[in-house]
Molecule: c-di-GMP-I-GGC riboswitch aptamer
Organism: Proteobacteria bacterium UBA1844
RNA sequence: AUACAGAAAGGCAAACCGAUCGAAAGGUCGGGACGCAAAGCCACCGGUUUACGGGCUAUGAGCCUAUGACAGCGGGGUUGCCGGUU
Repeated sequence: AUACAGAAAGGCAAACCGAUCGAAAGGUCGGGACGCAAAGCCACCGGUUUACGGGCUAUGAGCCUAUGACAGCGGGGUUGCCGGUU
């Protein structure tokens, strides 16, 4: 300088369980490992999700709505360890 095929020293941690915050989605901490080469970081684009509040409604059910959430849905941006190759 370069790519992420194989590997895994070191790293992260799905479901589930407990605690806690939240209206919810979900977050955080602990346990736990399905997996992960960016499963590090950023809601910029698309998508998904929730609906306290707001709106619609035949006032019943219900429907719409992000400013909330998801970076372990895809794209994009950004930084980068061990080892490999040159």